[in-house]
A computed fold for a 73-nucleotide RNA from Candidatus Iainarchaeum sp., annotated as transfer RNA. Lineage of the source: Archaea > Nanobdellati > Candidatus Iainarchaeales > Candidatus Iainarchaeaceae > Candidatus Iainarchaeum.
């Protein structure tokens, strides 16, 4: 330099013929307990890496940039 893959709550990841973003773990609150853990119920937390384009509408499609991983020379 070229090619491929990935970037989504604190962490690990889902999420399609484009239609208003979810799970597990974690955090917090409550119940239970003499108390803790476990268990149960609930709550909060996301500019979907950044910018632009297409579209009535973009996490999803297109372009550029950026970060990480892999491959080739």
């Nucleotide at each position: 330099g070229c090619c491929c893959c990935a970037g989504u709550g604190g962490c690990u990841c889902a999420g399609u013929u484009g239609g208003u973003a979810g799970a597990g773990c974690g955090a917090c609150u409550g119940a239970u307990u003499c108390g803790u853990a476990a268990u149960c119920a609930g709550u909060a937390g996301g500019u979907u890496g950044g910018g632009g384009g297409u579209c009535c509408g973009a996490u999803u499609c297109c372009c550029c940039c950026u970060u990480g991983g892999g491959g080739c020379u």
Rfam family: tRNA. Its mean pLDDT, the model's own confidence on a scale to 100, is 81.